This is a predicted structure of a 98-nucleotide RNA (TPP riboswitch aptamer (THI element)). Its Rfam family is "TPP riboswitch aptamer (THI element)". Rfam's curators write: Vitamin B(1) in its active form thiamin pyrophosphate (TPP) is an essential coenzyme that is synthesised by coupling of pyrimidine and thiazole moieties in bacteria. The previously detected thiamin-regulatory element, thi box was extended, resulting in a new, highly conserved RNA secondary structure, the THI element, which is widely distributed in eubacteria and also occurs in some archaea.

RNA sequence: UGUUAUCCGACGGGGUGUCCGACAGAGGUCGGGCUGAGAUUCACCCGUUGAACCUGAACCGGAUCAUACCGGCGGAGGAAUUCGGAUAAUGGCAUCAA
Numbered sequence: 001u002g003u004u005a006u007c008c009g010a011c012g013g014g015g016u017g018u019c020c021g022a023c024a025g026a027g028g029u030c031g032g033g034c035u036g037a038g039a040u041u042c043a044c045c046c047g048u049u050g051a052a053c054c055u056g057a058a059c060c061g062g063a064u065c066a067u068a069c070c071g072g073c074g075g076a077g078g079a080a081u082u083c084g085g086a087u088a089a090u091g092g093c094a095u096c097a098a
Stems, first nucleotide, its partner, number of pairs: 001091010011047004017034007053078003059072004
């Protein structure tokens, strides 16, 4: 001084559905079930080596009490600049010693 991995911090990006019950004129609020990392948590996931997430999509097939649940669509189109520090591993260069 470089690379890689992990962790920490900063900055940035992202999602929040469905079913049941209670309350309510309704919008909605609260509690519980399902899937999920996350279903509003102050947490979780992701940052171009990008399947985090969005669009197509009120899509198609299957399953389910039901769903954006699973699969297809699909490496299709789009998508956030990343930065700093620590540790470990491994290189380059310079110097010194034998």